The prediction has a mean pLDDT of 75. A computed fold for a 360-nucleotide RNA from uncultured Desulfomonile sp., annotated as Bacterial RNase P class A. The source organism's lineage runs through Bacteria, Pseudomonadati, Thermodesulfobacteriota, Desulfomonilaceae and Desulfomonile. Rfam family: Bacterial RNase P class A. By type it is a ribozyme.
């Protein structure tokens, strides 16, 4: 100068006027006056994690379902942060559903003789038959083809041609020792000729964990109608009921309980907003993140408030020496409440790193 990574931030302010919600004071009062407040970085998905509520006083099997390197943070988690190993990148970073394929079953197009213990198209070598092409039989898998991938590689010796058949170095696996680490692994030496592709986000094997349902959870209150009919079971020799699905096994548990059919009511308050809370400084750690100290209170609507209109800045874009003049601002609206993880997004900076030209 010119491309890339990674991290932060930002998502317009302020004033006046009128409207609408909710709190708090004055108020006899719902009127009416005065002070503050009034939709996000994702409020979206509803993927996972809790809090709270209710079943419920709480168990064990077996099914189910989840997660999967190691250490650490978290209230928890499948999340975060640090490290190891695998992949891609010249690098900087990124990104992984990262236990186990010699327990066992399965799958994989086309080519090719053959794609998990196989396999012989062309080839080599040997036998027998033939004038002679060439037929049959038997041995190979080092040469050649196909293919992404052909069952370790380079040399040597051996063999009838060949092959880890043997043997040297090298790879790979298994088993052992050391060194460095908490660990996962990293190096480095030793034995064994042992030579065993892919996928487990196929089933399956092994380790850990898991009750379920949900603010439409659940509590109360007023008022209404028809405290209505039918059919079953059964009253302590326990009907039924409750523990996600089943079983054990515990517990409630009576003029009850379960089904069906018909009726009222479909109204109101509470749950609802003081939190694993914000914001700053200190400190302690490589970091997530935790400890203190101060300070702040910042929606709570219910067919569903959070708004319009003017000015004045303020950020980008273009013209324009300044003034000025014109355009431009996106994805998107709380409904019980956090912690994250995805996805969608206009326009500005600022920090550090990484690669590449040129000058000095």
């Nucleotide at each position: 100068c010119g491309g890339g990574g990674u991290g932060a931030c930002a998502a317009g302010g302020c004033g006046a006027u009128c409207g609408c919600c909710g709190g708090c004071g004055c108020u006899a009062a719902c009127a009416g006056c005065g002070c503050g407040g009034g939709a996000g970085g994702a409020a979206a998905g509803u993927c996972c994690g809790a809090a709270c509520u209710c079943c419920a006083u709480a168990g064990g099997g077996c099914a189910g379902g989840a997660u999967g390197c190691c250490g650490g943070g978290u209230a928890a988690c499948u999340c975060c942060c640090g490290g190891u190993g695998g992949g891609g990148g010249u690098a900087a970073c990124c990104u992984c559903a990262a236990g186990g394929a010699a327990a066992g079953c399965g799958c994989a197009a086309c080519a090719g003789a053959a794609a998990g213990c196989a396999a012989a198209c062309c080839g080599c070598c040997u036998u027998c038959a033939g004038a002679a092409a060439u037929g049959a039989g038997g041995g190979u898998a080092a040469g050649g083809g196909u293919g992404a991938a052909a069952c370790g590689g380079u040399g040597a010796g051996g063999u009838a041609a060949g092959a880890g058949c043997u043997c040297a170095c090298c790879g790979g696996u298994u088993c052992u020792c050391g060194u460095g680490g908490c660990a996962a692994c990293a190096c480095g030496g030793g034995a064994a000729g042992c030579c065993a592709g892919g996928c487990a986000a196929g089933c399956c094997c092994c380790a850990u964990c898991c009750g379920g349902a949900g603010c439409a959870a659940g509590a109360c209150c007023u008022a209404a109608u028809a405290g209505g009919g039918a059919a079953g079971c059964g009253a302590u020799u326990g009907a039924g009921g409750a523990c996600u699905g089943c079983c054990c096994g515990u517990c409630c548990g009576a003029a009850g309980c379960u089904u069906c059919c018909g009726g009222g009511u479909u109204g109101g308050u509470c749950g609802c907003u003081c939190g694993a809370g914000g914001u700053g400084g200190c400190g302690a750690g490589a970091g997530a993140u935790c400890g203190u100290c101060a300070c702040c209170c910042u929606a709570g609507a219910u067919g569903a408030a959070u708004g319009a209109u003017c000015g004045c800045c303020g950020c980008c874009c273009a013209g324009a020496u300044c003034a000025c003049u014109g355009g431009g601002a996106a994805c998107a609206g709380a409904a019980u409440u956090c912690g994250g993880c995805u996805u969608a997004u206009c326009g500005c900076u600022c920090a550090c790193c990484c690669c590449g030209g040129a000058c000095c």